[in-house]
Molecule: transfer RNA
Organism: Candidatus Omnitrophota bacterium
RNA sequence: GGGCGCAUGGCUCAGUUGGUUAGAGCGCCACACUCACAUUGUGGAGAUCAUAGGUUCGAAUCCUAUUGCGCCCA
Numbered sequence: 001g002g003g004c005g006c007a008u009g010g011c012u013c014a015g016u017u018g019g020u021u022a023g024a025g026c027g028c029c030a031c032a033c034u035c036a037c038a039u040u041g042u043g044g045a046g047a048u049c050a051u052a053g054g055u056u057c058g059a060a061u062c063c064u065a066u067u068g069c070g071c072c073c074a
Base pairs, nucleotide, nucleotide: 001073002072003071004070005069006068007067010026011025012024013023019057028044029043030042031041032040050066051065052064053063054062
């Protein structure tokens, strides 16, 4: 230098050919239970989906560029 893949709450991941609430587990907070802790149960907070732009009535999803990480080739 060229090619491919990935980027979604604190962490690990899902998200069906674009369609109206962006979810799960763990973690965190509160309450119940306990002498207390743990477990368990109930409820809650936390993501503008890497960044910017484009297409569209509508984008996490399609297109382009950029950034970071990983792999391959030279």